[in-house]
């Protein structure tokens, strides 16, 4: 200097809107409308958390077991999706150091 690994899954929360419940107003038995409506449910973090696996050392050697590591991360605007929105996704972007 290049390259390759730095993981998958999964809790729960930050955070988020309205398609369903539910609430509240109007209306009237067909419904509308309201998330500057707590809520139920849902949607949800590379840089939040929790857990199991995996992966690499090491010691042992029998293919068992045992113990260590899995580090760091400041980040627009603009676009997507879903009913709609978001710290979701594009993106460990862009860009900054």
């Nucleotide at each position: 200097c290049a390259a390759a690994u730095a993981g998958a899954u999964u809790u729960c929360u930050a955070g988020g809107g309205u398609u369903c419940c539910g609430g509240c107003a109007a209306g009237a038995u067909g419904u509308u409308g309201c998330g500057a409506c707590u809520g139920g449910a849902c949607c949800g973090a590379g840089a939040g958390u929790u857990a199991u696996c995996g992966a690499c050392c090491u010691u042992a050697a029998a293919u068992a077991a045992a113990g260590g590591u899995u580090a760091c991360a400041c980040g627009g605007a603009g676009g997507g999706a879903u009913a709609a929105a978001a710290g979701c996704c594009c993106g460990g972007g862009a860009g900054a150091u």